[in-house]
């Protein structure tokens, strides 16, 4: 000097997952604000698919359905690959757009049940990760002169 690993502080990222008060001021519990999610009228929308029977109207049987999230769909030579589409990142702050670059498209939950939905009701505030100085345009805020 370089590389790899571990730990601490600060800073930063994904995400709704933060802040304040309080109880024995840590944990944990309770309450509030803020952010996020679900259920839930009217009106509107919807009332599927397959098979059997029947001239038809219709009847019978089977097939489940839904939520959080960017995390879905289609095709193929199918442990994977490709395309469309969706999402994240790049350091004066926030937001929007374009091009290029690097990544992600998982997982979990409800339990036969939920379209939308005012009032109203219920729930969550976790978990995980990082060494980064790409370019251009616009709007706003803040600081300095």
């Nucleotide at each position: 000097c370089u590389u790899c690993g571990c730990g601490g502080c600060a800073c930063g990222c994904c995400g709704a997952a933060u802040c304040c008060g309080u109880g024995u001021u840590u944990a944990c519990g309770c309450g509030g604000a803020g952010c996020g999610g679900g259920g839930g009228a009217a009106c509107c929308a919807a009332a599927g698919g397959u098979g059997g029977c029947g001239c038809a109207a219709g009847c019978c049987a089977c097939u489940g359905g839904g939520g959080c999230c960017a995390a879905u769909c289609u095709c193929c030579u199918c442990a994977g690959g490709a395309g469309a589409c969706g999402c994240g990142c790049a350091a004066g702050c926030u937001c929007u757009u374009u091009c290029a670059g690097c990544g992600c498209g998982a997982g979990c939950c409800c339990g036969a049940c939920a379209g939308c939905u005012a009032a109203c009701c219920c729930c969550g505030c976790a978990g995980g990760c990082g060494g980064a100085c790409g370019a251009a345009a616009g709007a706003g805020a803040a600081u300095u002169u």